[in-house]
Molecule: transfer RNA
Organism: Candidatus Limnocylindrales bacterium
Parts: sequence; C1' cells; structure tokens
RNA sequence: CCGCCCGUAGCUCAGUGGAUCAGAGCGACUGACUUCGGAUCAGUAGGUCGGGGGUUCGCAUCCCUCCGGGCGGGCCA
Repeated sequence: CCGCCCGUAGCUCAGUGGAUCAGAGCGACUGACUUCGGAUCAGUAGGUCGGGGGUUCGCAUCCCUCCGGGCGGGCCA
C1' cells in the first nucleotide's frame, strides 16, 4: 500500500430482505422471601446502534468517507 471481517446497554452478543417502541443473557438497582446473606420470584434504570455526510417518505440495516480492532497479501530500496 491492497483485500476481507468486526464496532449495537457496564460485559457477551442477536437484529443487517429499510417501516412493528432498538432487544436477549449476564451484571447494576428496588421490592418480596430470609434472623442476615445467597438462591429464587417480581420490577426498574441503562443506547446519539464507532464519528460525519449522502440516498430515501422512512436507515442499526443501503452508499461514501474517517476512526478503532482483527486476519490475509504485497513491498522491504
């Protein structure tokens, strides 16, 4: 330098055929239970979907660009 893949909640990830309120598990918090804790049960909060721009009536999803991470290849004068 070239190609491919990934970036979504604190963590691990799903959703990527454009439209249904952005979700699950774990974690956190509150309550019930308990002498207390754990476990269990019920509930709550937490997101600019990596940044920006474009297309569209409408984008996590399509296009461009930048940033970060991974893999492969090239170059090594």